Model confidence (mean pLDDT): 78 of 100. A computed fold for a 393-nucleotide RNA from a Desulfococcaceae bacterium, annotated as Bacterial RNase P class A. The sequence was found by an Rfam model in a public genome assembly. The organism belongs to Desulfococcaceae, within Bacteria. The model forms 98% of the base pairs in the Rfam consensus.
[in-house]
RNA sequence: UGGUGUGGUUAAAAUGAUCGCCGGUUAAAUCCGGAGGAAAGUCCGAACACCAAAGGGCAGGGUGCUCCAUAACAUGGAGUCGCGGUAACGUGAAGGAAAGUGCAACAGAGAGCAGACCGCCUGGUAUGGGAAUCAGCUUUUGGGCUGUUUGUUAUACCGGGUAAGGGUGAAACGGUGCGGUAAGAGCGCACCAGUUUUCCGGGUGACCGGGAAAGCUAUGUAAACCCCACCCGGUGCAAGACCAAAUAGGGAAGUGCUUGAGGACGGCCCGUCCGAGCUUCCGGGUAGGUCGCAUGAGGUGACAGGCAACUGUCACCCUAGAUGAAUGAUCAUUGCCCGGUUAAAGGCAACUGACGCCGGGAACAGGAUUCGGCUUAUAGACCGCACUGACCG
Numbered sequence: 001u002g003g004u005g006u007g008g009u010u011a012a013a014a015u016g017a018u019c020g021c022c023g024g025u026u027a028a029a030u031c032c033g034g035a036g037g038a039a040a041g042u043c044c045g046a047a048c049a050c051c052a053a054a055g056g057g058c059a060g061g062g063u064g065c066u067c068c069a070u071a072a073c074a075u076g077g078a079g080u081c082g083c084g085g086u087a088a089c090g091u092g093a094a095g096g097a098a099a100g101u102g103c104a105a106c107a108g109a110g111a112g113c114a115g116a117c118c119g120c121c122u123g124g125u126a127u128g129g130g131a132a133u134c135a136g137c138u139u140u141u142g143g144g145c146u147g148u149u150u151g152u153u154a155u156a157c158c159g160g161g162u163a164a165g166g167g168u169g170a171a172a173c174g175g176u177g178c179g180g181u182a183a184g185a186g187c188g189c190a191c192c193a194g195u196u197u198u199c200c201g202g203g204u205g206a207c208c209g210g211g212a213a214a215g216c217u218a219u220g221u222a223a224a225c226c227c228c229a230c231c232c233g234g235u236g237c238a239a240g241a242c243c244a245a246a247u248a249g250g251g252a253a254g255u256g257c258u259u260g261a262g263g264a265c266g267g268c269c270c271g272u273c274c275g276a277g278c279u280u281c282c283g284g285g286u287a288g289g290u291c292g293c294a295u296g297a298g299g300u301g302a303c304a305g306g307c308a309a310c311u312g313u314c315a316c317c318c319u320a321g322a323u324g325a326a327u328g329a330u331c332a333u334u335g336c337c338c339g340g341u342u343a344a345a346g347g348c349a350a351c352u353g354a355c356g357c358c359g360g361g362a363a364c365a366g367g368a369u370u371c372g373g374c375u376u377a378u379a380g381a382c383c384g385c386a387c388u389g390a391c392c393g
Stems, first nucleotide, its partner, number of pairs: 001389010013334007021034004036364001040375002043373005048236004055270004060232005065079005080094001081092004095227002100225002102221003117166002119162011131150002134147005174192006193217002195214008240291004250282006262274004298317008336361006345352002
């Protein structure tokens, strides 16, 4: 000086004046307080409330490497393994494919109980070439012709063996080499990879390192069905509690009254409990108020423990509570960011450049039971750590 990675802080705020709202306090005035890092999404987890109490099974749902933290979690911390990256680091829907079922286009003989297209070896038949031997005939004694037998070679067809070589394909039923074979093949052997069994060492563990045995060699996919392990009631502040008021405790039908209709326990079954009313239709009245409502798994600081997440002790603090829905408007000053100008100083120059002055700008966006997270949106500025390239000393 360039690039990259990663963690954190901040957030048109503060003060004053005038006017205007909400809550608390006060007899009243006064005084105190009055949105966010995400308040958004409604994704995950809980607290709390109600379902009277107490269950069993099935189905269903969730999670899915290990340990720790936490009220809990699909969150966080620290690790292990895989993948990407030179690295810092990032990321994983990270148990099981030898329990079973399904799927994998096209090409290809064949894609998991596979398979023979081209090839390689071999048997038979047919045809051709050539060699050797025997016999006959002939001869100009060089040889020529015909037939038989036995090897060999080429082609074609029909069988058998093979999966090493070639081809197709993203992928072809372990890889390399040697031996062996008619030709080949883990057929055998050496080394390597994987799988299974077993032993030793380290680690709480996931796992890591090392040794031995067995020729055992079984594609991929489970964010397909499935198997395995662990966990799981429901509904939600429009939960729920209380008070007041009003009307017509109206009419009709069906059914039940302990041999029990109906109801409750997330769905279903069992089971347990409540139970004299229940179900349907017609008609009428009410929609108000109070509580829940903010002192909390709360915040800040110091010390101690821990790699860390976090935990403990002590001290201090109280920070919205609206209900068609408050926290606003104006002015001034300051603060934050950007630009211009700018003294000394540095510099060959360009330029850098304090106070001051002038001008401009500020994103995403607003509670409604509360809390712990995750995800998404976001102007500007600042701080730290790490990796790596180049140059100078």